RNA sequence: AGGGCAAACCCACCGAAAGGUGGCGACGCAAAGUCUCCGGUCUAAAGAGCCACGGCUCCAUGACAGCGGGACCGCCGAA
Numbered sequence: 001a002g003g004g005c006a007a008a009c010c011c012a013c014c015g016a017a018a019g020g021u022g023g024c025g026a027c028g029c030a031a032a033g034u035c036u037c038c039g040g041u042c043u044a045a046a047g048a049g050c051c052a053c054g055g056c057u058c059c060a061u062g063a064c065a066g067c068g069g070g071a072c073c074g075c076c077g078a079a
Stems, first nucleotide, its partner, number of pairs: 004029002010023005027066001033072003037069003040064003047058004
């Protein structure tokens, strides 16, 4: 160099939410490819506890691989 992915915003759909998928769009990324094994973070439906009946608290079995570590796999070029 060829080529790849696509943050935020906005729109549609899914979801209780966090968030996800698609479109649009590029903040960035050399694994921003795959996997929740470890730590971390977010959410709290169901469940549990409390209640002044308004609600509050706890909790992951939900989510984040573009928070870090780890595992697996891999493109182009040069040498």
RNAcentral holds the sequence, with entries from MGnify.
Predicted 3D model of a 79-nucleotide RNA (c-di-GMP-I riboswitch aptamer) from a soil metagenome.
The coordinates come from a structure-prediction model, not an experiment, and the mean pLDDT is 91.
The model forms 100% of the base pairs in the Rfam consensus.